This is a predicted structure of a 97-nucleotide RNA (SAM riboswitch aptamer (S box leader)) from uncultured Succiniclasticum sp.
RNAcentral holds the sequence, with entries from MGnify.
RNA sequence: UUCAUCAAGAGUUGGCAGAGGGACUGGCCCUAUGACGCCACGGCAACCAUCCGGAAGGAACGGUGCCAAAUCCAGCGGGAAUUCUCCGGAAGAUGAA
Numbered sequence: 001u002u003c004a005u006c007a008a009g010a011g012u013u014g015g016c017a018g019a020g021g022g023a024c025u026g027g028c029c030c031u032a033u034g035a036c037g038c039c040a041c042g043g044c045a046a047c048c049a050u051c052c053g054g055a056a057g058g059a060a061c062g063g064u065g066c067c068a069a070a071u072c073c074a075g076c077g078g079g080a081a082u083u084c085u086c087c088g089g090a091a092g093a094u095g096a097a
C1' cells in the first nucleotide's frame, strides 16, 4: 500500500507491581473494594495453516488475534431534524498478501 473483518463470543482465577487507563480530541465510563500493565494458568474466535468437499463445512495440534462497555459513543459528509435516528466515509484495530 491492497483486500477482508470489526453490534456475536470469552477471567468475580493466582502472583508481581502501585496510578492512572479506555489510540487521538470531546463526552461518558473503569480505577486504592487495586484499575492499566507483566507473568502463569484458563477461555473465546476461526484470519492463515490444516482435513474433507463442487459448495456449504469439520477439527482446534501449529502462526497470529482477542477475553468492561458496539472499535464505549461522537468527530467528516448526506438524509431527517430543537432532542433523536439512519446510511456512508475518515481514523483506529486485527489478519492475509
Base pairs, nucleotide, nucleotide: 001097002096003095004094005093006092011041013040014039015038016037020030021029022028024075025074026073027072042067043066044065047063048062050058051057071091076088077087078086079085
Its mean pLDDT, the model's own confidence on a scale to 100, is 83.